[in-house]
RNA sequence: AGCUUAGCACCGCUGAAUUCUUAGUUAAGAAACGGGGGAACCAAUUUUUGGGGUGAAUCAUAUUUAUGAGGAGCCGCCCUUUGCUCUAACCCGUCAGCUAACCCCGUAAGCGUUUGAAGGGAGUUUUG
Repeated sequence: AGCUUAGCACCGCUGAAUUCUUAGUUAAGAAACGGGGGAACCAAUUUUUGGGGUGAAUCAUAUUUAUGAGGAGCCGCCCUUUGCUCUAACCCGUCAGCUAACCCCGUAAGCGUUUGAAGGGAGUUUUG
């Protein structure tokens, strides 16, 4: 000096999944963010070929693990180019279009590295 592995801290990433208050029998409440149900009007009348929900996570080919198309992510917002990746999993239980009032629910889980890069733009804050 380089490479590899592990740990800690800071910083950060996917995601709605954070903060505060009270309590201290492991919880409750509030704010914030997120989701579902639910009129009229409108839409739809296709219901075992079941149907539906959260989520980016669907569809089509061929063939049984691949390739495309579409969609999604990479230190605040937008655009362009490009690089690298992802495209799961679970839930309701025969049932739900939209939907004001109203009702109900969630606050996880898992990771990373000089944090993909370049160009342009719009903002915010501070100082003069």